[in-house]
Molecule: c-di-GMP-I riboswitch aptamer
Organism: Desulfuromonadales bacterium
This record gives sequence, C1' cells and structure tokens, in this order.
RNA sequence: CUAAUGAAUCGCCAAACCCGUCGUGAGGCGGGGACGGAAUGCCACAGAUCCUUCGGGGACAGCCGGGUUGCAAAU
Repeated sequence: CUAAUGAAUCGCCAAACCCGUCGUGAGGCGGGGACGGAAUGCCACAGAUCCUUCGGGGACAGCCGGGUUGCAAAU
C1' cells in the first nucleotide's frame, strides 16, 4: 500500500413502549427506555412501503440496492 474478513467490551447509536412537544398525516425533535446494530455514520439517486389538502408534494437511511466517509484487519 492492498482489503478477504471482523468484534457490541471501553466507548458509540438506540427498536418496541412511556412522557412532553411540533405536524392534517406518514412521522420529526427532546427526555426515559433497550430489541438490536460493524456502518443501525452520511446522501431520498433507483425500487419498495407509508402519508396527504390528490396539486404535486411529503415521510422512511433500523426495508432493499446504489453512492460516499470512517475503525480493526488475514493476505
């Protein structure tokens, strides 16, 4: 230099559920919580799904691809 592969413990994120708050809604945010996660970091680019006042807009990155960044690392 390359990158097959890989761990949830020190540390990191935080599903369901509960409370508050914003939103018509899908859902977002904050607090609690912990099922899980090695990209469960980031990006709505394609598909899926969902919402809508049906206009086109919107939600989802913890559905699946794609792009991109990062840790360890056989060879």